Two RNAs folded together computationally: RNase P RNA and transfer RNA, 444 nucleotides in total. Model confidence (mean pLDDT): 80 of 100. Rfam match: Bacterial RNase P class A. Gene Ontology terms of the family: ribonuclease P activity, dimeric ribonuclease P complex and tRNA processing. Rfam classes the family as a ribozyme.
RNA sequence: GGAGUUGGCCAGACAAUCGCUCUGCCUGGUUGCAGGUGGGGAGGAAAGUCCGGGCUCCACAGGGCAGGGUGCCAGGUAACGCCUGGGGGGCGCGAGCCCACGGAAAGUGCAACAGAAAGCAUACCGCCGAUGCAGCCUCCGUCUUCGUGGUGGCGGUUGCAGGCAAGGGUGAAAUGGUGCGGUAAGAGCGCACCGCACGGCUGGCAACAGGCGUGGCGAUGGUAAACCCCACCCGGAGCAAGACCAAAUAGGAACCCGUUCGUGCGGCCCGCACGGGGUUCGGGUAGGUCGCUAGAGGCGCGCGGUGACGCUCGUCCCAGAUGAAUGACUGUCCUCGACAGAACCCGGCUUACAGGCCGACUCUGCUU
RNA sequence: GGGCCGUUAGCUCAGUCGGUAGAGCAGCUGGCUUUUAACCAGUUUGUCGUGCGUUCGAUUCGCACACGGCCCACCA
Numbered sequence: 001g002g003a004g005u006u007g008g009c010c011a012g013a014c015a016a017u018c019g020c021u022c023u024g025c026c027u028g029g030u031u032g033c034a035g036g037u038g039g040g041g042a043g044g045a046a047a048g049u050c051c052g053g054g055c056u057c058c059a060c061a062g063g064g065c066a067g068g069g070u071g072c073c074a075g076g077u078a079a080c081g082c083c084u085g086g087g088g089g090g091c092g093c094g095a096g097c098c099c100a101c102g103g104a105a106a107g108u109g110c111a112a113c114a115g116a117a118a119g120c121a122u123a124c125c126g127c128c129g130a131u132g133c134a135g136c137c138u139c140c141g142u143c144u145u146c147g148u149g150g151u152g153g154c155g156g157u158u159g160c161a162g163g164c165a166a167g168g169g170u171g172a173a174a175u176g177g178u179g180c181g182g183u184a185a186g187a188g189c190g191c192a193c194c195g196c197a198c199g200g201c202u203g204g205c206a207a208c209a210g211g212c213g214u215g216g217c218g219a220u221g222g223u224a225a226a227c228c229c230c231a232c233c234c235g236g237a238g239c240a241a242g243a244c245c246a247a248a249u250a251g252g253a254a255c256c257c258g259u260u261c262g263u264g265c266g267g268c269c270c271g272c273a274c275g276g277g278g279u280u281c282g283g284g285u286a287g288g289u290c291g292c293u294a295g296a297g298g299c300g301c302g303c304g305g306u307g308a309c310g311c312u313c314g315u316c317c318c319a320g321a322u323g324a325a326u327g328a329c330u331g332u333c334c335u336c337g338a339c340a341g342a343a344c345c346c347g348g349c350u351u352a353c354a355g356g357c358c359g360a361c362u363c364u365g366c367u368u
Numbered sequence: 369g370g371g372c373c374g375u376u377a378g379c380u381c382a383g384u385c386g387g388u389a390g391a392g393c394a395g396c397u398g399g400c401u402u403u404u405a406a407c408c409a410g411u412u413u414g415u416c417g418u419g420c421g422u423u424c425g426a427u428u429c430g431c432a433c434a435c436g437g438c439c440c441a442c443c444a
C1' cells in the first nucleotide's frame, strides 16, 4: 500500500427574527385565562406489532382437559424465542462467521417417478458353478457279441439346480467404510484402522472430550419446520385497559337463556364470586379530569465477574400532545445531509437507511 | 393507538395427513347463420403476493417482508 473481519459512536453545525406545545416564577383577573420572564421539546430505528415484562380490569387468577410455545450445556435478567460464555457440527488460509442443535432400539404414518428391492425382505444385468444332475470332448482302465458298443475314473467344456451381493444399473437415499487375507465366486468369513453400540475409568458443575475393554454390527437407514413422545413455560383481555365529573334521551323494541340458569372477553369440566344476563336494532353524548410519565431512568468514579451483568457512592431531571406541538424564513460555513415522526411505559428481535469517525484484529505485496 | 383476516388463470372462487393445480364466466379456433347474438365442438391459460429456509420434493410446513380489507369510544 491492497484485501478483509469485528466492536462502538454520530445522524449537518452556528447565529438572528417570527411562531407551536408543556411547564416554574411574577403581574392582572372570582375562575377559565391573558401578558412578561426562565427552562424542556422525537429516533436509532419513534416502524413491523414478531416475542417478553410492568400497569389496569376480570377470583390479588385456583384445579383438570384441550390448545399454544420453547428445545445442546451453564450463567445473566423483572422476563423472554433475548444476551454472555462454553460444547458439538459446518464454512473460511486466517481474523472470524453460520446452525429450530432433545428423542427415529414407545407407537403410527410418508417416500411420487425410477428401480429386483424403499425397511422386510429381496436379485435385473452380472460373478461363480466348489457340491449335485444331464449332454459333449481328450486321456486312462475294464467288459466285449469287436460295432469307435457297454461301464468306471482324472481333466476340460456347455446347461440346469444351486451359491453370492464384490461390480454395473435405478434413485435424494440401497442394508457400516478402506485395505489385506480368504474363497469356486463372494461375504465381518478373519484381521488392522476408522465408524457404531454397550460397560467401566479419567477430566469437566454440565453439554461433552479423551482413553481402555467387550461386541462383528441381519442389533439400531431417512423424515418429528409429519402425527407423536419427553422436559420446561403459558389464565384472558388490552390505555379505545380502567377510574371520576358533567351533559343529553324513546330509560324503547325484537329474539334467546330461566337458578339443574346466566355472566365473569378463545373452547370444555370443576370450583369461586355476582344476580338477572346476552345479541341485534333504535336513541343520546361525542365535553372535561386522572391514568400520563421519576423510570427494571441517564451520566460518572470505584469494586466483583472471562463476559452478559451485578453492587456501592455521587450527580442530573431529559417530550407528554388529544385535529394532536417540535416549524417557517434569513445569513454564514462544511464533507451538502439517508431512512424516517412519540401517543401508557420498558427489555429485545426483525426490517429500512446517504455518509462519516474511533478502537481491536487477520491475510498479503513492496521497502529497510 | 390496539386487535384480526386475506393474497391461486383476465374476473369470481375450489384445492389436507407435502408428490407435475382445477371449476364457472371471459378469451381464441372451427361449425351453424346472409351477418351478429345464442347454441354445438375443441382449446390456451398460471413465478400459487415476494424472499429465505425445512424436505429428495413446498400452493400446502416455518420465518421475514410487501400489498389489500375488517372491527374497536362513552351513557341508558
Base pairs, nucleotide, nucleotide: 001364002363003362004361005360006359007358008357009356010355012333013332014331015330017328018327020041021040022039023038024037025036026035027034028033043339047350048349050348051347052346053345054344055238056237057236058235062270063269064268065267067234068233069232070231071230072086073085074084075083076082087101088099089098090097091096102229103228107227108226109223110222124168125167126164127163128162131161132160133159134158135157136156137155139153140152141151142150143149176194177193178192179191180190181189195217196215197214198213199212201210202209203208242290243289244288245287252281253280254279255278256277257276261275262274263273264272283443284442285441297316298315299314300313302311303310304309334337369440370439371438372437373436374435375434378393379392380391381390387424395411396410397409398408399407417433418432419431420430421429